[in-house]
RNA sequence: CGAAGUAGACCAGACGAUCGCCGGGUUUUUCAUGAUCCGGAGGAAAGUCCGAACACCACAGGGCAGGGUGCUCCAUAACGUGGAGUCGUGGCAACGCGAAGGAAAGUGCAACAGAAAAUAUACCGCCCGGCCGGUUUCAUCUUCCUAAUGGAAGGCGAAGCUCGCCGGGUAAGGGUGAAAUGGUGCGGUAAGAGCGCACCAGUUCUUCGGGCGACCGGAGAAGCUUGGUAAACCCCACCUGGUGCAAGACCAAAUAGAGGAGCGUUUGAGGGCGGCCCGUCCGAGCUCCCGGGUAGGUUGCAAGAGGCGCCUGGCAACAGGCGUCCACAGAGGAAUGAUCGUCAGCCGCAGCCGGGUAACCGGCUGCGGACACAGGAUUCGGCUUACGGGCUGCUUCGGCCA
Numbered sequence: 001c002g003a004a005g006u007a008g009a010c011c012a013g014a015c016g017a018u019c020g021c022c023g024g025g026u027u028u029u030u031c032a033u034g035a036u037c038c039g040g041a042g043g044a045a046a047g048u049c050c051g052a053a054c055a056c057c058a059c060a061g062g063g064c065a066g067g068g069u070g071c072u073c074c075a076u077a078a079c080g081u082g083g084a085g086u087c088g089u090g091g092c093a094a095c096g097c098g099a100a101g102g103a104a105a106g107u108g109c110a111a112c113a114g115a116a117a118a119u120a121u122a123c124c125g126c127c128c129g130g131c132c133g134g135u136u137u138c139a140u141c142u143u144c145c146u147a148a149u150g151g152a153a154g155g156c157g158a159a160g161c162u163c164g165c166c167g168g169g170u171a172a173g174g175g176u177g178a179a180a181u182g183g184u185g186c187g188g189u190a191a192g193a194g195c196g197c198a199c200c201a202g203u204u205c206u207u208c209g210g211g212c213g214a215c216c217g218g219a220g221a222a223g224c225u226u227g228g229u230a231a232a233c234c235c236c237a238c239c240u241g242g243u244g245c246a247a248g249a250c251c252a253a254a255u256a257g258a259g260g261a262g263c264g265u266u267u268g269a270g271g272g273c274g275g276c277c278c279g280u281c282c283g284a285g286c287u288c289c290c291g292g293g294u295a296g297g298u299u300g301c302a303a304g305a306g307g308c309g310c311c312u313g314g315c316a317a318c319a320g321g322c323g324u325c326c327a328c329a330g331a332g333g334a335a336u337g338a339u340c341g342u343c344a345g346c347c348g349c350a351g352c353c354g355g356g357u358a359a360c361c362g363g364c365u366g367c368g369g370a371c372a373c374a375g376g377a378u379u380c381g382g383c384u385u386a387c388g389g390g391c392u393g394c395u396u397c398g399g400c401c402a
Base pairs, nucleotide, nucleotide: 001398002397003396004395005394006393007392008391010390011389013343014342015341016340017339018338019337021040022039023038024037025036026035027034042373046384047383049382050381051380052379053378054244055243056242057241066240067239068238069237070236071085072084073083074082075081086100087098088097089096090095101235102234106233107232108229109228123174124173125170126169127168128167129166130165131164133162134161135160136159137158138157140155141154142153143152144151145150182200183199184198185197186196187195201225202224203222204221205220206219207218208217209216210215248299249298250297251296257290259289260288261287262286263285270282271281272280273279306325307324308323309322310321311320312319313318346369347368348367349366350365351364352363353362354361355360
């Protein structure tokens, strides 16, 4: 220098101008409006996937069913989360990943290929035996030819080889598959095989040492060699009521009204005719009390398993102590925005300057470029997902220079 890994509860632009948005306070006599002041999203506010707080409903006790979790220890209010480890696995490495209890309880399943996918099996191959045929060699019989040696044809027998068929043995070899019943060698055998032996690997058991533990390391014994799948049923251990702030609590119109009281129905309550009286018209209801509850309002609802700093304990997650800070988004289908300019940071290119023995590094100027994902709705702790770019610490591998 390049390529990577990992961590941070890192940053997520700043300022000005113009035009706007939501809430609250003050102000003019109340409202509307205006003026002015203050406040107004995130690292994920998201998905709503886990766990809680809080609230209401349900609930003697025990069991079953259902659901969830699943290496160990620790952390925590709790968790399916986190930390530190173990084992496995990917990577040269830093480091990452994990659907990590049980397959020697039982039941089931395994496409395609393959002989066979589980009480192993027998397609090719290898080996043994049998049958039929062929062929070679040997022995022998009959007939024919020849002077003889001998030759030819046919029959029967034995041995060897062999195409084919049948019965059996065999897991060494071939081939199939994601996976084929430990590996290598020697012995053994008709051919073979843990069939026997030696070594190696694994499993189980015994035992010693280390660790809280998962587990690790050593020694010995047994041919024990047992396939995979539990994100199949299942078994084992542990956990486990339901619904969510539209929970719930309080206040409480208009209208209707269970109920109660009073007045009134020709001795006329009450209402209309602009306020009152008279008059006139209508007229059987009118007034009050009142529980529940709707609209609506208030609350829940912002000081909390809170933030920051220091100290102590711990590898860490985290815990404890001390100090300090925080009234002010809280909402109701929902505000926090847009444009322009300047600047900062980043990337690329060009030029200049400086440092260094060098590889290289730094600074300045100019031009160009990119600037994301996304937005509260009771609140916390997590996880997951989205995201342009940048900063810092530590680590690994490779290259270059001296």